[in-house]
Molecule: transfer RNA
Organism: Candidatus Doudnabacteria bacterium RIFCSPHIGHO2_01_FULL_50_67
């Protein structure tokens, strides 16, 4: 330098052109003498920019970051 893959909540992970979920973690409440467990509720997210579209997290392009393979120089 080139090919491919990945980027979603604090962590892990699903999903899809039409309201973005799940588990753990967090906060609050219930339960308990108390803690843990358990139950209920709440808060929290689509890497960045542009394009297409009535509508983009999803499709296209560029960039950034990570992974992997190949090539080049030394």
């Nucleotide at each position: 330098g080139g090919g491919c893959c990945u980027g979603u909540a604090g962590c892990a992970u699903a999903g899809u052109g039409g309201u973005a979920g799940u588990g753990c973690a967090g906060u609050c409440g219930g339960u308990u003498u108390g803690c843990a467990u358990c139950c209920g509720a709440c808060a929290g997210g689509c890497g960045c920019g542009a394009g297409u579209c009535c509508g983009a997290u999803u499709c296209u392009c560029g960039c950034c970051a990570g992974g992997u393979c190949c090539a080049c120089c030394a």